[in-house]
Molecule: Glycine riboswitch aptamer
Organism: Aminobacter anthyllidis
RNA sequence: AAGGUGGAACGGGAGAGAUCGGCGAGAGCCGGCGCCGACGGAGCAACCCCCCAAGGAAACUCUCAGGCACCAGUGACCGUUCGUGCCGG
Numbered sequence: 001a002a003g004g005u006g007g008a009a010c011g012g013g014a015g016a017g018a019u020c021g022g023c024g025a026g027a028g029c030c031g032g033c034g035c036c037g038a039c040g041g042a043g044c045a046a047c048c049c050c051c052c053a054a055g056g057a058a059a060c061u062c063u064c065a066g067g068c069a070c071c072a073g074u075g076a077c078c079g080u081u082c083g084u085g086c087c088g089g
Base pairs, nucleotide, nucleotide: 003087004086005085007082008081009080010079011078012077017033019032020031021030022029023028034068035067036066040064041062042061043060047056048055
C1' cells in the first nucleotide's frame, strides 16, 4: 500500500390502533387490550476456526427495551464525499 474496522456530512430509507379508559387548556402522561421490527438486546443456526472443546457469527427467531396517523426518529441498510482515527504492513 492492498485489505479490514470506525467517525463526520449529504441524499434515499420500511413496518405496525388517528384503539379503549383516566388526567390535562394543550403538548402530552398513565393504564388495558391489539400490533410492528430496520436503533439496542437476547437466542439458535448455515458458515469460519478447530482433534475435541472454547470462540466468532444474520436482514433468521424472540420482542426485554423501543416503536404503531401526519410530523419526527442516533431508523438497519444503500450511495456519494471528507481524511481525521485504529488494525495491518